[in-house]
Molecule: c-di-GMP-I riboswitch aptamer
Organism: Woeseiaceae bacterium
RNA sequence: UUCCGACAAGGGCAAACCCGUCGAAAGACGGGGGCGCAAAACCACCGGUCUACGGGCUUUCGGGCCUAGGACAGCGGGGCUACCGAA
Numbered sequence: 001u002u003c004c005g006a007c008a009a010g011g012g013c014a015a016a017c018c019c020g021u022c023g024a025a026a027g028a029c030g031g032g033g034g035c036g037c038a039a040a041a042c043c044a045c046c047g048g049u050c051u052a053c054g055g056g057c058u059u060u061c062g063g064g065c066c067u068a069g070g071a072c073a074g075c076g077g078g079g080c081u082a083c084c085g086a087a
Stems, first nucleotide, its partner, number of pairs: 004085002012037002017032006035074001042079002045077003048072003054067005
């Protein structure tokens, strides 16, 4: 230094759920909470998933279908950076 990951040390993050705010929604942010996490830090590049304001098609005018330019990094892969140091 790389791989690796202890019932190590010091710490870190925070699922569901509840409250508030934002958003058309998915969801995000703040507070509480703590399921879990050694990258559960960061990046939508690939696959995947969610949503459908707007747009398109359609309609029996109620609606239906398609669409990411929106979202998920705690779905997988990849990229990139980083704390500690037993085996």